[in-house]
Context: one part of a larger RNA
Molecule: small-subunit ribosomal RNA, central domain
Organism: uncultured bacterium
RNA sequence: UUGGGCGCUAACCGAGCGCAGGCGGUCCGGCUAUUCUGAUGUGAAAGCCCACGGCUCAACCGUGGAACGGCAUUGGAAACUGGCGGACUUGAAUGUAGCAGAGGAAAGUGGAAUUCCUUGUGUAGCGGUGGAAUGCGUAUAUAUAUGGAGGAACACCAGUGGCGAAAGCGACUUUCUGGGCUAUGAUUGACGCUGAGGCUCGAAAGCGUGGGGAGCGAACAGGAUUAGAUACCCUGGUAGUCCACGCCGUAAACGAUGAGUGCUAAGUGUUGGAGGGUUUCCGCCCUUCAGUGCUGGAGUUAACGCAUUAUGCAACUCCGCCUGGAGGAUUACGACCGCAAGGUUGAAACUC
Numbered sequence: 001u002u003g004g005g006c007g008c009u010a011a012c013c014g015a016g017c018g019c020a021g022g023c024g025g026u027c028c029g030g031c032u033a034u035u036c037u038g039a040u041g042u043g044a045a046a047g048c049c050c051a052c053g054g055c056u057c058a059a060c061c062g063u064g065g066a067a068c069g070g071c072a073u074u075g076g077a078a079a080c081u082g083g084c085g086g087a088c089u090u091g092a093a094u095g096u097a098g099c100a101g102a103g104g105a106a107a108g109u110g111g112a113a114u115u116c117c118u119u120g121u122g123u124a125g126c127g128g129u130g131g132a133a134u135g136c137g138u139a140u141a142u143a144u145a146u147g148g149a150g151g152a153a154c155a156c157c158a159g160u161g162g163c164g165a166a167a168g169c170g171a172c173u174u175u176c177u178g179g180g181c182u183a184u185g186a187u188u189g190a191c192g193c194u195g196a197g198g199c200u201c202g203a204a205a206g207c208g209u210g211g212g213g214a215g216c217g218a219a220c221a222g223g224a225u226u227a228g229a230u231a232c233c234c235u236g237g238u239a240g241u242c243c244a245c246g247c248c249g250u251a252a253a254c255g256a257u258g259a260g261u262g263c264u265a266a267g268u269g270u271u272g273g274a275g276g277g278u279u280u281c282c283g284c285c286c287u288u289c290a291g292u293g294c295u296g297g298a299g300u301u302a303a304c305g306c307a308u309u310a311u312g313c314a315a316c317u318c319c320g321c322c323u324g325g326a327g328g329a330u331u332a333c334g335a336c337c338g339c340a341a342g343g344u345u346g347a348a349a350c351u352c
Stems, first nucleotide, its partner, number of pairs: 004322003007304001014201004021194003025088005031082001033081001034078009049065006091191001092188003095184005103177007110154001115149003119145003125136002162169002206247006215241002220236004258318003261314003266295013299306002325352003334345004
């Protein structure tokens, strides 16, 4: 490179936006780059291939043919691709009317609980464990009651419920703000899909500066356990966890399943709409769109399984990635990024 692949065997970038590029809806007209077809020229000879012939055969040689997978010029055709012009509305977007939502940012407010402080009551224990001890307590603890301080998280509602591109999002109120769904079919008229580079977002931990610090709690100390116990258990406890701003850029960042379009049995839940039918109402039933679960058929798969939310089908469109296994190797060197920690890219010798 070709071929084959990427749920679990190697393999979908953590996610999005998007320049270039690739690909791209329906109809009409004309062009002919393109495709198809014909002609002409050329494609040296030798060689290869076929036929016949010459050396007794063969190698070898001779004659003729075919071929030279092409290229150029030119005549024609116009279905496809393409470029040009025109039109369309179903893709896409907009408008209008509704709807649901822990989507995001900022400010404010709230109650329960833990801890600490003050004071009252009250007295000898409390705490902790498998059992204990360290620890706390007559300087009055634990318990209980009033008041106060402060930080963090928001019980019930809560649901294979909802929202978000992913990471993720859960008390309440206000302000600002993004997206989605449904109905309508009013507007634009292919404006689309994907997307190398690039840019942005990106849990936790970690880093820088300044705050904050209730609870929890790496490290650390002590008590136990044990043969030992640098652990599991207990008592403490510093970073951190929280806030602001700036870095880091990684996760089993998982559905281990890239994005988009269309097609392909059913059954049963559930969330948000819309339209009907029935009904006094509550409600019930039917249809339909968008999500989210389970069961299951065709099909598919090595099997497990997947199965209209596909892992089926389309020689569909585009991107990323894999290339025998185990180690060497989450490595080295180099490059780029980073304050650092480190990240991204990423070998070889050698061994089996």